[in-house]
RNAcentral holds the full RNA, with entries from SILVA. Large-subunit ribosomal RNA, domain I from a metagenome, 532 nucleotides, folded computationally.

Context: one part of a larger RNA
RNA sequence: GGCAUACGGUGGAUGCCUAGGCACCAGAUGGCGAUGAAGGACGUGGUUAACUGCGAAAAGUCUCGGGGAGCUGUAAGCGAGCAUAUAUCCGAGGAUAUCCGAAUGGGGCAACCCGGUCAGGAAAAGCCUGAUCAUCUAACGUAAGUUAGAGGCGAACGCGAGGAAUUGAAACAUCUAAGUACUCGCAGGAAGAGAAAGUAAUAACGAUUUUCUAAGUAGCGGCGAGCGAACAGGAAAGAGCCUAAACCUCGAAUAAUCGGGGGGUAGUGGGACUACAACAAAUUGAAGCUAUUUAUAGUCGAACCUAAUUGGAAAAUUAGACCUAAGAAGGUGAAAGUCCUGUAGGCGAAAUAGAUAGUGUAGGUUAGAAGAAUCCCGAGUAGUCCGGGACACGAGAAAUCCUGGAUGAAUCCGCGUGGACCAUCACGUAAGGCUAAAUACACGCUGGUGACCGAUAGUGAAACAGUACCGUGAGGGAAAGGUGAAAAGUACCCCGUGAGGGGAGUGAAAUAGAACCUGAAACCGUGUGCGU
Numbered sequence: 001g002g003c004a005u006a007c008g009g010u011g012g013a014u015g016c017c018u019a020g021g022c023a024c025c026a027g028a029u030g031g032c033g034a035u036g037a038a039g040g041a042c043g044u045g046g047u048u049a050a051c052u053g054c055g056a057a058a059a060g061u062c063u064c065g066g067g068g069a070g071c072u073g074u075a076a077g078c079g080a081g082c083a084u085a086u087a088u089c090c091g092a093g094g095a096u097a098u099c100c101g102a103a104u105g106g107g108g109c110a111a112c113c114c115g116g117u118c119a120g121g122a123a124a125a126g127c128c129u130g131a132u133c134a135u136c137u138a139a140c141g142u143a144a145g146u147u148a149g150a151g152g153c154g155a156a157c158g159c160g161a162g163g164a165a166u167u168g169a170a171a172c173a174u175c176u177a178a179g180u181a182c183u184c185g186c187a188g189g190a191a192g193a194g195a196a197a198g199u200a201a202u203a204a205c206g207a208u209u210u211u212c213u214a215a216g217u218a219g220c221g222g223c224g225a226g227c228g229a230a231c232a233g234g235a236a237a238g239a240g241c242c243u244a245a246a247c248c249u250c251g252a253a254u255a256a257u258c259g260g261g262g263g264g265u266a267g268u269g270g271g272a273c274u275a276c277a278a279c280a281a282a283u284u285g286a287a288g289c290u291a292u293u294u295a296u297a298g299u300c301g302a303a304c305c306u307a308a309u310u311g312g313a314a315a316a317u318u319a320g321a322c323c324u325a326a327g328a329a330g331g332u333g334a335a336a337g338u339c340c341u342g343u344a345g346g347c348g349a350a351a352u353a354g355a356u357a358g359u360g361u362a363g364g365u366u367a368g369a370a371g372a373a374u375c376c377c378g379a380g381u382a383g384u385c386c387g388g389g390a391c392a393c394g395a396g397a398a399a400u401c402c403u404g405g406a407u408g409a410a411u412c413c414g415c416g417u418g419g420a421c422c423a424u425c426a427c428g429u430a431a432g433g434c435u436a437a438a439u440a441c442a443c444g445c446u447g448g449u450g451a452c453c454g455a456u457a458g459u460g461a462a463a464c465a466g467u468a469c470c471g472u473g474a475g476g477g478a479a480a481g482g483u484g485a486a487a488a489g490u491a492c493c494c495c496g497u498g499a500g501g502g503g504a505g506u507g508a509a510a511u512a513g514a515a516c517c518u519g520a521a522a523c524c525g526u527g528u529g530c531g532u
Stems, first nucleotide, its partner, number of pairs: 002530008015517001016482002020453002022450006029442002031153002039100003042055003046078002050074002061094006070082003105114003115133007135150006157188001158186005168175001172222001198205002209236004219227002240434003243378001247262006267412001269377004273371002276368001281366004288359009298347003304320001306319004321338002323327001329341003383407008393419001414429005469476002489516001492503004
């Protein structure tokens, strides 16, 4: 030095566990902010480094509710206290709320520096305290200015503006990826769309949105790769309205005209206008009130402190009871319907907020038939041409929609559409506006579920993690869980400077002793055997 074997060391796999994650479902909610947000800095405790809470009134203060015996957070100890005269704790509403930050008196290398004006501190150029002083937009105002609003943050969802490339086409240019990613603007709890200048086809339907289907069809397409509808039908939801103009009138102005009020709103065309009829009824409805209900604390809640056995421990086993509108689940020294928390089922709010219903003030809205001469019915619009874009549709036979340029109508005997175009026929009524629901999403809240993970997994993060650390910076970004039922965490003695051990003691167990459950392998030893 080798092999075998026993016992150890090292190491931290495996098993078991879960404090944390992941996904989905349902409900509620959908904003916060100049009354200073989100996010921070610095403080704040008897002792206090950190976290949490809070803000110079600083682990807190007040009021109103709940609750009922302990309490002074994580987090021990010491110290000092509080509490049935109801503390701690939980909920609702207030007070306070340093400095930075949109940051807003001016400046600035965020958490700092420096002011103006007014008031107060008996007086005071000084000091202190309080208040106030940014910009933009709108309204009013001759102006000075006054008042109101905005600004920033926030997960996705939404609308609009701008807008790639990788890639695919087995290369690549039209095409695709894709109007995606990304950037910007704007908003809402949803947004957008929306009450036909519609869809159809000889029959009709009747705003929009979403869904199933139609259908991978019709089509588009270097007719390649690929892209890809609509109508009809079934369902969810359901809601309709207001103006411009003609005409009348009031006011202002004058060259045109403009503003207020009335009137009026349609496609079996409507309205103005003319002369009639009607003048009451219906409907809607802020605020307020009433009732019910929901949320934000809670509360009641059945049945063996049964026996024996094993054990450290009973919830196990055996024997015998009981409850059940409760045999979900978790915990308790192993495995509990009847021990605890709960569960089924009931009950509950001073305060704040929401919903529904009723009532209902202010306010708003609404109607008939006839006549026919005249007037009105949304203009640089529709349309046309050129250039683009959107439509499933790549210029095509290319309708339809949008518009940068050039042109440019008609007013109901009108105008548009029905996929070139024309006729017939049919349908509609553009060039103004508003509109709930069905739909989308989930930062955060509540509850639930899992042939989801179980510490190299699951979030990057089970733990003081976006931390330590790296980087000038944008940014990148870890590792790290488990004593025991209970600290009962080893008094005392011995060796040792200590670390660490040996006894003793605790414990069921200490080869469970904190480098702590189990404790694999590599690797390192000690004993024994064999053999070189």
The coordinates come from a structure-prediction model, not an experiment, and the mean pLDDT is 85. It matches the Rfam family "Bacterial large subunit ribosomal RNA". Gene Ontology terms of the family: structural constituent of ribosome and ribosome.